Background
This is a predicted structure of a 107-nucleotide RNA (SAM riboswitch aptamer (S box leader)) from an Acidobacteriota bacterium. It matches the Rfam family "SAM riboswitch aptamer (S box leader)". Gene Ontology term of the family: regulation of gene expression. The family has 457 seed sequences and 9,625 matches in Rfam 15.1. NCBI's taxonomy places the organism under Bacteria, Pseudomonadati, Acidobacteriota. The model forms 97% of the base pairs in the Rfam consensus.

RNA sequence: ACAUUAUCAAGAGCGGUGCUGAGGGUUCUGGCCCGACGACGCACCCGCCAACCUGGGGACGCCCCCAAGGUGGCAACGCCAGCCCGGUCACACGGGGACGAUAAGGC
Repeated sequence: ACAUUAUCAAGAGCGGUGCUGAGGGUUCUGGCCCGACGACGCACCCGCCAACCUGGGGACGCCCCCAAGGUGGCAACGCCAGCCCGGUCACACGGGGACGAUAAGGC
């Protein structure tokens, strides 16, 4: 990289210091929002959330506990939508999908 399984309407810093300097919100498009009062990104420091794996337990197809370790995360529902079905005058709304993100084992 690829495929598989699971989760994604919750939660948690707009934190501090340094570097960088115009884009960013994880493909594209349309919105909307963030950004020189310096976003995004990188490094370090401190804090926090969560519970996929590791650990412990059970009545063991699963459920519960801990949060030390491996990950992950800390604007807005994956920010909203774009494809299909239902629905509506049209929106709304409901369901499903696609894509994306994260984890685990696999290859």

RNAcentral holds the sequence, with entries from Ribocentre.